[in-house]
Context: one part of a larger RNA
RNA sequence: GAGUGAACGCUGGCGGCGUGGAUUAGGCAUGCAAGUCGAGCGAUAUUGUUUUAUGAGUAAAGCUGACCGUAAGGAAGGCUUUACAAGUGAAAUGAUAUAGCGGCAAACGGGUGAGUAACACGUGAGCAAUCUGCCCUCAAAACUGGAAUAGCUCAGAGAAAUCUGAGGUAAUGACAGAUGUGACUACGAUAGCUAUGCUAACGUAGUAAAAGACGGGGAUCGUAAGACCUGUCGUUUGAGGAGGAGCUCGCGUCCUAUCAGCUUGUUGGUGAGGUAACGGCCCACCAAGGCGAAGACGGGUAGCUAGUCUGAGAGGAUGUUUAGCCACACUGGAACUGAGACACUGUCCAGACUCCUACGGGAGGCUGCAGUCGAGAAUCUUUAGCAAUGGGGGAAACCCUGACUAUGCGACGCCGCGUGAGGGAUGACGGUCUUUGGAUUGUAAACCUCUUUCGAUCGGGAAGAAUAUCCCGCCAUUUAAUAAACGGCGGGACUGACGGUACCGGGAGAAGAAGCCACGGCCAACUCCGUGCCAGCAGCCGCGGUAAUACGGAGGUGGCGAGCGUUACUC
Numbered sequence: 001g002a003g004u005g006a007a008c009g010c011u012g013g014c015g016g017c018g019u020g021g022a023u024u025a026g027g028c029a030u031g032c033a034a035g036u037c038g039a040g041c042g043a044u045a046u047u048g049u050u051u052u053a054u055g056a057g058u059a060a061a062g063c064u065g066a067c068c069g070u071a072a073g074g075a076a077g078g079c080u081u082u083a084c085a086a087g088u089g090a091a092a093u094g095a096u097a098u099a100g101c102g103g104c105a106a107a108c109g110g111g112u113g114a115g116u117a118a119c120a121c122g123u124g125a126g127c128a129a130u131c132u133g134c135c136c137u138c139a140a141a142a143c144u145g146g147a148a149u150a151g152c153u154c155a156g157a158g159a160a161a162u163c164u165g166a167g168g169u170a171a172u173g174a175c176a177g178a179u180g181u182g183a184c185u186a187c188g189a190u191a192g193c194u195a196u197g198c199u200a201a202c203g204u205a206g207u208a209a210a211a212g213a214c215g216g217g218g219a220u221c222g223u224a225a226g227a228c229c230u231g232u233c234g235u236u237u238g239a240g241g242a243g244g245a246g247c248u249c250g251c252g253u254c255c256u257a258u259c260a261g262c263u264u265g266u267u268g269g270u271g272a273g274g275u276a277a278c279g280g281c282c283c284a285c286c287a288a289g290g291c292g293a294a295g296a297c298g299g300g301u302a303g304c305u306a307g308u309c310u311g312a313g314a315g316g317a318u319g320u321u322u323a324g325c326c327a328c329a330c331u332g333g334a335a336c337u338g339a340g341a342c343a344c345u346g347u348c349c350a351g352a353c354u355c356c357u358a359c360g361g362g363a364g365g366c367u368g369c370a371g372u373c374g375a376g377a378a379u380c381u382u383u384a385g386c387a388a389u390g391g392g393g394g395a396a397a398c399c400c401u402g403a404c405u406a407u408g409c410g411a412c413g414c415c416g417c418g419u420g421a422g423g424g425a426u427g428a429c430g431g432u433c434u435u436u437g438g439a440u441u442g443u444a445a446a447c448c449u450c451u452u453u454c455g456a457u458c459g460g461g462a463a464g465a466a467u468a469u470c471c472c473g474c475c476a477u478u479u480a481a482u483a484a485a486c487g488g489c490g491g492g493a494c495u496g497a498c499g500g501u502a503c504c505g506g507g508a509g510a511a512g513a514a515g516c517c518a519c520g521g522c523c524a525a526c527u528c529c530g531u532g533c534c535a536g537c538a539g540c541c542g543c544g545g546u547a548a549u550a551c552g553g554a555g556g557u558g559g560c561g562a563g564c565g566u567u568a569c570u571c
Stems, first nucleotide, its partner, number of pairs: 001571004006567005013417006019410002026373003030370003035104003040101002043098012057084008067074002111328003120253008130245003135241007143177003152167006183207006190200004212233006220227002254300003261291003266288006273281001303325004307318004330351005353364004383406003389403001390401004420450004430441004454512001457506004464498001469493007477485002515560005520541003526555005536543002
């Protein structure tokens, strides 16, 4: 001199972009951070529509008719039919909600750096020793059947968490059988090659599959449901791809010899087991090996890298944010499910801690986002929204998303702007110094003429959003099809947290906006007063004991400027 995730002191107008728990991987109240699908399934509740059964009752018509009347006739009531109908029940269908079974996701995204000196990371190779859900391409296929269980009902136990028994029901849940393009296994035999073996075609024998859902429809069959045909999604077997993962090896990767010897599954072999896969990975047996001053083994420290800082470079230091990889999830251990975990907001066991309890027993895990306590020199809002980007589920509408996008706080950093501009001398007043003449502060102020950035105020007001989604029309494809579906094109509709923000305009008015450090030398900048080896300063040299440019104050000057100094650390 440059730098910092900085802190402290004094000071502090605005904006943009960044950045902010480095210490106790210490403990955590509260809310949220992983759901979704009814177009897989059966229920339950509410509700709409349609059909249907019953139907108090009302009205009309017909028949009859106690009784009254000499008769004509009148007439309570009864029966039948028709219409309407409160209410009740059933079926079909649609909507909404709820838990359950089932599917996919939850292994991503987000956090932290405790551990780790290691194939952990970086780089370059290899796997002829491997796996791979969703996605893409291709080939082939989806036939038959019975049984169960949750939810539910009934009964019961418990304070709760939760659990038990009986009955009974569904599926794209589980299971059994059939078929086998192809796949795999064993045996046989052939060719090629990058040859511990791999690939290709072949024969014989054996093994193992599947599920439906939602739309549309002309003929034919069927009493009907439907069969049948067809589109989309899903399912099964196999081949390939993409992306992902696993394993192996060469090289590189801190200090310490006041750590010199280390090792018994140790080093190798054979066989068996295990794994997706090679392998002492594990086991039995056999051999006695293996590593080491080119530093084994031990101890200390540490996540690694792209990068970052510095430096002319070589190098040195460092690894915060962002990106890649790894490791961890209260501490230790274990497996289950699954394509993938030995799984942050899954399970089990043990431990420490906290909470509930009816004392029998239970519940929990912020190194997610906010927030709180503690410790510390020190590090933020218990904010808004899914509008965008991305992720999960879904055919879609849509739902979820503390990822993310925004906002708030902090001069923590970088950058930009402002705190006015021009003129203005008898060089005012005041201050300071003085040789008492004056000098200086100083064009500085006053005063005159202007301007109005930023801020404040009033008004207008975005882009980010359409290649998404939905609707309508046209064309092409599939198809028996002018239906439906998918694709393309055209048109239309809907959606903005930020935010009445950015930005633009109007009017007013110099109006609201400057400090900090230094002035002996290094090092730019000097005098007076006070003090008197005191009080104090100090990075080094050093200053202060009565004329201190070095202490304290003042005036002046120098430097930087919304900052300026100090401290710490790095080069």

Model confidence (mean pLDDT): 83 of 100. The part of an RNA shown here (small-subunit ribosomal RNA, 5' domain) has 571 nucleotides and comes from a Candidatus Omnitrophota bacterium. The sequence was found in a public genome assembly. Its Rfam family is "Bacterial small subunit ribosomal RNA".